Source information
This is a predicted structure of a 74-nucleotide RNA (transfer RNA) from a Minisyncoccia bacterium. Its Rfam family is "tRNA". Rfam describes the family as follows. Transfer RNA (tRNA) molecules are approximately 80 nucleotides in length. Taxonomically the source falls in Minisyncoccia (Bacteria, Bacillati, Minisyncoccota). The RNAcentral record of the sequence draws on ENA.
RNA sequence: UCGGGAUGUAGCGCAGUGGUAGCGCGCCAGUUUCGGGUACUGGAGGUCGCGGGUUCAAAUCCCGCCAUCCCGAA
Numbered sequence: 001u002c003g004g005g006a007u008g009u010a011g012c013g014c015a016g017u018g019g020u021a022g023c024g025c026g027c028c029a030g031u032u033u034c035g036g037g038u039a040c041u042g043g044a045g046g047u048c049g050c051g052g053g054u055u056c057a058a059a060u061c062c063c064g065c066c067a068u069c070c071c072g073a074a
Base pairs, nucleotide, nucleotide: 001073002072003071004070005069006068007067008066011025012024013023014022019056027043028042029041030040031039049065050064051063052062053061
């Protein structure tokens, strides 16, 4: 450099395989405590890697591209 495969979703780890974007941890606030931790309750946080296409409707299907990892070839 070329070919093939996997992965990309909240700060981190992941689920969601056409019909309202979620879980755990973390973060913020409240209750509890002399204070902290624990526990409980509530809350914030997302252009679903980027661009296009299909569809009434796309994180999901199709095409191109990018990033990371793995395998092969030169």